[in-house]
Context: one part of a larger RNA
RNA sequence: CGUUGAACCUUGAAGGGAGCUGGCCUCAGUACGAGAGGACCAGGCUGGGGGAAUCCCUAGUGUGCCGGUUGUAGCAUCAGCUGCAGCGCCGGGUAGCUACAUUCCCAAGGGAUAACCGCUGAAAGCAUCUAAGCGGGAAGCCCACCCUAAGAUUAGGGUUCGUUAUGAGACCUCCGAGAGAACAUCGGUUUAAUCGGCCGGCAGUGGAAGCCCUGUGAGGGGUUAAGCUUACCGGUGCGAAUUGGUCCAACGACG
Numbered sequence: 001c002g003u004u005g006a007a008c009c010u011u012g013a014a015g016g017g018a019g020c021u022g023g024c025c026u027c028a029g030u031a032c033g034a035g036a037g038g039a040c041c042a043g044g045c046u047g048g049g050g051g052a053a054u055c056c057c058u059a060g061u062g063u064g065c066c067g068g069u070u071g072u073a074g075c076a077u078c079a080g081c082u083g084c085a086g087c088g089c090c091g092g093g094u095a096g097c098u099a100c101a102u103u104c105c106c107a108a109g110g111g112a113u114a115a116c117c118g119c120u121g122a123a124a125g126c127a128u129c130u131a132a133g134c135g136g137g138a139a140g141c142c143c144a145c146c147c148u149a150a151g152a153u154u155a156g157g158g159u160u161c162g163u164u165a166u167g168a169g170a171c172c173u174c175c176g177a178g179a180g181a182a183c184a185u186c187g188g189u190u191u192a193a194u195c196g197g198c199c200g201g202c203a204g205u206g207g208a209a210g211c212c213c214u215g216u217g218a219g220g221g222g223u224u225a226a227g228c229u230u231a232c233c234g235g236u237g238c239g240a241a242u243u244g245g246u247c248c249a250a251c252g253a254c255g
Stems, first nucleotide, its partner, number of pairs: 001151001005161006014148004020048007032037001049106006058099004065092005070085006109143003116136004169247004174188004194240003197236005203229003210223005
């Protein structure tokens, strides 16, 4: 830009993905075979490899959480804190992300066939799967399973709203994240819980500071399951979603 209003729901021409494999058990020590050995068919169980999704469990990370600790410097000093040293080092760890984790898939079925195996059967009184006709038969082909998909210009279909307006609806600006390189997507914009703050919770760390008691002291105990706490879950208008702007619908003609 087209599809000749908009929003939403769809059909599927076409394209892409997937397609793997081992072992054990039953049938059955059966059929077969002198024996040794040892099945087809059918059914069940369990691995390997590959893939997808997810974070409840397990585990890793988690440089904006908590604690311990060394050196040094600063806050005048003590105490308490803070800076720097690869997050100084060490022990843990929320969300998120992840695999070593969890769940599922690589299944079953249908159709037409290949090599090949057949039925009926003449030419050619026989024979012959073939000449007419009819069956069976592959991890392969077409469906089936998953994904994209009407620029499929043959531009499809459906529902609702809208007709000059009190205008369906869309976009920019604004606040954002289940989204994200930009763009896009998705949510919100006071008739509001969208983000931040605050409050509560979950969860993490592991017992704050101050004071008191005790010990010559390093320390220990009590107050105290304390204090602190990021991304998580809720609540709450305290702060910010302001201000505005743009496009667009009938009929006819031209194109």
A computed fold for a 255-nucleotide part of an RNA from a Pseudomonadota bacterium, annotated as large-subunit ribosomal RNA, domain VI. Its Rfam family is "Bacterial large subunit ribosomal RNA". Gene Ontology terms of the family: structural constituent of ribosome and ribosome. The coordinates come from a structure-prediction model, not an experiment, and the mean pLDDT is 86. The organism belongs to Pseudomonadota, within Bacteria.